[in-house]
RNA sequence: GGACUGAUAGCUCAAUGGUAGAGCGUGGAUUUGCAGUGUCCAAGGUUGCGUGUUCGAUUCACGCUCGGUCCU
Numbered sequence: 001g002g003a004c005u006g007a008u009a010g011c012u013c014a015a016u017g018g019u020a021g022a023g024c025g026u027g028g029a030u031u032u033g034c035a036g037u038g039u040c041c042a043a044g045g046u047u048g049c050g051u052g053u054u055c056g057a058u059u060c061a062c063g064c065u066c067g068g069u070c071c072u
Stems, first nucleotide, its partner, number of pairs: 001071007010024004018055001026042005048064005
């Protein structure tokens, strides 16, 4: 220098153009003599950044940043 791939909640990951979810974690309630377990509820997101396509973009296109694999 080139090819491919990834970036989404505190962490690990879903979501193949139509209101962004799950598990764990956190907070609260309930249960218990206390704790743990169980049950219920809640908070938490500029979907890496920018531009474009579209009625509508996490999703498609281009550029940029950072990480990974490979080639030279």
This is a predicted structure of a 72-nucleotide RNA (transfer RNA) from Calycina marina.
NCBI's taxonomy places the organism under Eukaryota, Fungi, Dikarya, Leotiomycetes, Calycina.
It matches the Rfam family "tRNA".
RNAcentral holds the sequence, with entries from ENA and Rfam.
Its mean pLDDT, the model's own confidence on a scale to 100, is 83.